[in-house]
The prediction has a mean pLDDT of 88. Predicted 3D model of a 339-nucleotide part of an RNA (large-subunit ribosomal RNA, domain IV) from a metagenome. The full RNA is in RNAcentral, with records from SILVA. Its Rfam family is "Bacterial large subunit ribosomal RNA".

Context: one part of a larger RNA
């Protein structure tokens, strides 16, 4: 000077991104215990009070033949200390709000969490040699299961719910009609020559090879037609209008497949924002209830609510304290000087 303990006047979170760290609380009888709730909790709720020891004494028991040793639990009285769970061991409490129903499970080595699983719900898809999934196949698995069963995907207790929208994509259905591929092809035409003409040079030229074109047939698909959103998604503008003003239940138009419903809302989601009232404080960018102007909420990429749970997250009180005001001193170890 560092550390690792220990104790401190007065005040007591004034420290500080935060009470981070300490401190404080504690075991066991007793007494008491809200608000809430899924009646099961919450709860060691909070909050009080009491423990050593000695002496009389009362009950219940256990063994023993008694005698006696012994376990439980009462009254009464009295003694000592600053202090009787005397050391150790041994919760700190409450409120209010958000995420997640829960117990669990995770980035072995910066993340334990609101993420991951969950029970619960939905939809698809499978009839069994099942569906899917591995393998080139044999074959395996699922499954020595068989729809209350096995796969795949979304949500994720419970509670009240879960709107409109099929135009687009995609998924099921359909199948006259259009387009259509391999293939098949009537027909068309060129190439080659057997023959024929011609004195040659050349011409023409069947069939048979061959080369291109090619009317028409021709499957699923796609256009078409419908279903289908807890499938992917998606869920408007303008303009004016009441007997002060201000809003605007009403109305006009435009566009759309449809114009966001109940809910919730400056939200883990609000840019403008420290929005704007109440609250809490002496003095609040946070925090708690409202408003509703949702830049950019919103219903199984779930909505809103919800007891208990939680080494989440943000606020708040008292208690208690060397975080602080401000530091000091004690002990240990290191460092440091001698040997």
């Nucleotide at each position: 000077u560092a550390c690792u303990g220990g104790u401190u006047a007065a005040g007591g979170a004034a420290c500080u991104c935060u009470g981070c760290a300490a401190a404080a609380u504690g075991g066991c009888c007793c007494c008491g215990u809200a608000a809430g709730u899924u009646c099961g909790c919450g709860a060691u709720a909070a909050g009080g009070g009491g423990u050593g020891c000695c002496u009389c004494u009362g009950g219940c028991g256990g063994u023993g033949c008694a005698a006696g040793c012994u376990g439980c639990u009462g009254g009464a009285g009295g003694c000592c200390a600053c202090a009787g769970u005397a050391a150790a061991u041994c919760g700190a409490u409450u409120c209010c709000u958000c995420c997640a129903a829960c117990u669990g499970u995770u980035u072995a080595u910066c993340a334990a969490a609101a993420a991951c699983a969950c029970a619960g719900g939905u939809c698809u898809c499978u009839g069994c040699u099942a569906a899917c999934u591995c393998g080139c196949a044999a074959g395996a698995g699922g499954a020595u299961g068989u729809a209350u069963a096995g796969a795949g995907a979304c949500u994720g207790a419970c509670g009240c719910c879960u709107g409109c929208c099929c135009g687009g994509u995609g998924u099921c259905g359909g199948u006259a009609g259009g387009u259509u591929a391999a293939g098949g092809g009537a027909g068309c035409a060129g190439g080659u020559u057997a023959g024929c003409c011609g004195u040659a040079a050349g011409g023409c030229g069947a069939a048979g090879c061959u080369c291109g074109c090619g009317a028409c047939c021709g499957a699923a698909g796609c256009c078409c037609c419908g279903a289908u959103a807890a499938a992917c998604g998606g869920c408007g503008g303008c303009c004016g209008u009441a007997a002060c003003u201000a809003u605007g239940a009403c109305g006009g138009u435009c566009c759309u497949a449809a114009g966001g419903u109940a809910g919730c809302g400056a939200a883990g989601u609000u840019c403008c924002u420290u929005g704007u009232c109440g609250g809490g404080u002496a003095a609040g960018u946070u925090c708690c209830g409202a408003c509703g102007u949702g830049c950019a909420u919103g219903a199984a990429a779930g909505g809103c609510g919800u007891a208990a749970u939680g080494a989440g997250a943000g606020g708040a009180a008292g208690a208690c304290u060397g975080u602080c005001u401000c530091a000091a001193c004690c002990a240990g170890u290191a460092a440091c000087c001698c040997g």